[in-house]
């Protein structure tokens, strides 16, 4: 340099005929308990890596770009 995969909540990951963004864990609050853990209930947490395009409408389609990983090539 070329090609491919991945990027979604703090963490691990779902999310297809494009149509209101979700789960588990963790966190916080409450209940329960003599107290803690566990358990139960609730809450908060997202520019869907970034920019642009198409569209009435994009996490989803297209282009560019950034990062991580892998393969190939180059290398006096």
């Nucleotide at each position: 340099g070329c090609c491919g995969u991945u990027g979604u909540a703090a963490c691990u990951c779902a999310g297809u005929u494009g149509g209101c963004a979700g789960a588990g864990u963790a966190u916080c609050u409450g209940a329960u308990u003599c107290g803690u853990a566990a358990u139960c209930a609730g809450a908060a947490a997202g520019u869907c890596g970034g920019a642009g395009g198409u569209u009435c409408g994009a996490u989803u389609c297209c282009u560019c770009u950034c990062a991580a990983c892998g393969g190939c090539a180059c290398c006096a």

Background: This is a predicted structure of a 76-nucleotide RNA (transfer RNA) from a Rhodospirillales bacterium. It was read from a public genome assembly. Lineage of the source: Bacteria > Pseudomonadati > Pseudomonadota > Alphaproteobacteria > Rhodospirillales. The prediction has a mean pLDDT of 82. Rfam family: tRNA. Gene Ontology term of the family: triplet codon-amino acid adaptor activity.